[in-house]
Context: one part of a larger RNA
RNA sequence: UCCGGCGAGUUAAUGGUGCAAGCACAGGUUAAGUUUUCGUUCGAAAGACGGGAACGCAGCCGUAGCGAAAGCAAGUCCGAACAGGGCGCCGUUUGCAUUAUUAGACCCGAAUCCAAGUGAUCUAUGCCUGGACAGGGUGAAGCCGUGGUAAAACACGGUGGAGGCCCGAAGCGUUGGGUGUUGAAGAACCUCUGCAUGAGCUGGGCAUAGGGGUGAAAGGCCAAUCGAACUUGGUGAUAGCUGGUUCUCCCCGAAAUAGUUCUAGGACUAGCCUUAUGUGUUUCUUACAGGGGGUAGAGCUCUGGAUAAUGUAGGGCCUGCAACCCAGGUUCCGAAGUUAACCAAACUCCGAAUACCUGUAAGUAUGAGCAUAGGAGUCAGUGCGCGAGGGCUAAGCUUCGUGCGCAAAAGGGAAACAGCCUCGACCGUCGUCUAAGGUCCCAAAAUUCAAGCUAAGUGGUAAAGGAUGUGGAUUUACCGAGACAGCUGGGAGGUUGGCUUAGAAGCAGCCAUCCUUAAAAGAGUGCGUAAUAGCUCACCAGUCAAGUAAAUCUGCGCCGAAAAUUAACGGGGCUCAAGCUUGAUACCGAAGUCACGGGUUUUUGUCAGCUUCGGCUGGCAAAAGCGGUAGGGGAGCGUUGUCAUCGGCGUUGAAGGCAUACCGAAAGGAGUGCUGGAGCGUUGACAAGUGAGGAUGUCGGA
Repeated sequence: UCCGGCGAGUUAAUGGUGCAAGCACAGGUUAAGUUUUCGUUCGAAAGACGGGAACGCAGCCGUAGCGAAAGCAAGUCCGAACAGGGCGCCGUUUGCAUUAUUAGACCCGAAUCCAAGUGAUCUAUGCCUGGACAGGGUGAAGCCGUGGUAAAACACGGUGGAGGCCCGAAGCGUUGGGUGUUGAAGAACCUCUGCAUGAGCUGGGCAUAGGGGUGAAAGGCCAAUCGAACUUGGUGAUAGCUGGUUCUCCCCGAAAUAGUUCUAGGACUAGCCUUAUGUGUUUCUUACAGGGGGUAGAGCUCUGGAUAAUGUAGGGCCUGCAACCCAGGUUCCGAAGUUAACCAAACUCCGAAUACCUGUAAGUAUGAGCAUAGGAGUCAGUGCGCGAGGGCUAAGCUUCGUGCGCAAAAGGGAAACAGCCUCGACCGUCGUCUAAGGUCCCAAAAUUCAAGCUAAGUGGUAAAGGAUGUGGAUUUACCGAGACAGCUGGGAGGUUGGCUUAGAAGCAGCCAUCCUUAAAAGAGUGCGUAAUAGCUCACCAGUCAAGUAAAUCUGCGCCGAAAAUUAACGGGGCUCAAGCUUGAUACCGAAGUCACGGGUUUUUGUCAGCUUCGGCUGGCAAAAGCGGUAGGGGAGCGUUGUCAUCGGCGUUGAAGGCAUACCGAAAGGAGUGCUGGAGCGUUGACAAGUGAGGAUGUCGGA
């Protein structure tokens, strides 16, 4: 992992509600227990246990409420009230279903806490009694001798054999490295290495026990277990947490919000769902009528901000005055004011569209509204469009409002793609028409039509910015009296203008920028020289010959453009497109629509049967509905057993098993053959240890 068995809302008591039944003209009902009867139960019997009947009138509910009470009473209380308001003006017992509470309370799952015991054969420490420590080195004290001293001290030589001394086997340990890591091993092996006469190692015996021991102290160790051992019990501890929770079909169908919460992944109440009963259009939509509003926008009256001009008070500066005061002046600054043009969520002289409220009318209602009662689930939401706050007018960001979708929605499109576009799947059909989106091939349908654009494979990613790309529109200027571009020629004189300067001659710089000859030629556009020179331009003529130049708006393109697969069209491939713009006509295209057949639910109609006359059940017809998680409601299938039933089945073969093209909308149900070898079914009730694929489920097998 697979297969098979087992495996989770039960039972009791007490309440609520629904349905059903009994009784009821104020009643309904017994409990423990007693007596009796029955029994395919147990027992030798006595008796026990189970079922039935009778008794048992204790008790419970009801029969009157209101008030704090006196009390009054279908009323009463507050009150002065005859006003007004509060609370009131009739069942019960049982069964079944559902739900609540209390119990383990749907099942499995802690780490815990406490009690009573069991452990020191591991290990910690201590005690008693034993054992072992090759060999080598060093050479303390003391002692002896000699020297030395007044005597000592002291020195030297010898002797001696101390030491948590040294080296190093046994023994004990384990620092670094390597191997091992489903190991040879639940801690080892290899190698290096430490101690090795000691606070050392070790055998045997004994002691200390769980909030206790022991600890050269690491919360270490106390039997592979230690920040409180292990075993059993309390115990089915508790678990707002995780996981799991078993047959079918039919109808409806949520929420992820508010308030409160030692509350935030949990609850309670409300909101939203469902069922029953009641009400009967109260709902919703549209139109009309009547309302309030201060948003968008706009505006500057107010409150603030803010620009320029003007400008008063005021200030600065200057002058007069010996000085203050003062007087005068001013290309200065400058409140307030004036003029002009602006800005605002917490500004408003104004002010929509929508939305909202009320009324009337019409339309729409077989899942609108409201009320009462039973049952819920939901309290982590999410994307997109629009309006806002936070943030960077960042985020697949975050917080609100509003709508839609997903959640709980399949189908078609977007290559693939919960939240985008389209569309809401009862079932069947080798049918129809369409939506979004498409129609060259992959791949269903146009290599369709008309007119343009694009040359970039733009299409098939991106900005500021840049550019004689190219199409369209417009404006201005020049132009057969010859433009624009090219070519040929001219481009002069006063003059080297004046100043400055070493020089300054068109061309370092400053000032001025005239006149003449002319077809034209600047007191000079650039290069150049030390300064000249030289080249060139403006300008003019000739030649040529027909358009030229500068702008504005706009369509489509170009550059800007660096990342990890070819990888930024789904691919092939596409260029008067198979790209883009505009227009047109066909077609394809979905579980949409329509057509035909079928099922089911609800409503209505009709027929039949029954009726407690309210309706109920069944047949037929029509119309409308039938996506669905949590969840509510309804109807069924099957398993085991019990009671009845079928004058049921069965060795002429039961159950079970294997095979099978049958029936039913499903759970499921038959038939036949083989196997098997003794029990089993139909129908109607009843009762449950009643349905498995999941729980790191559990037991067995493979």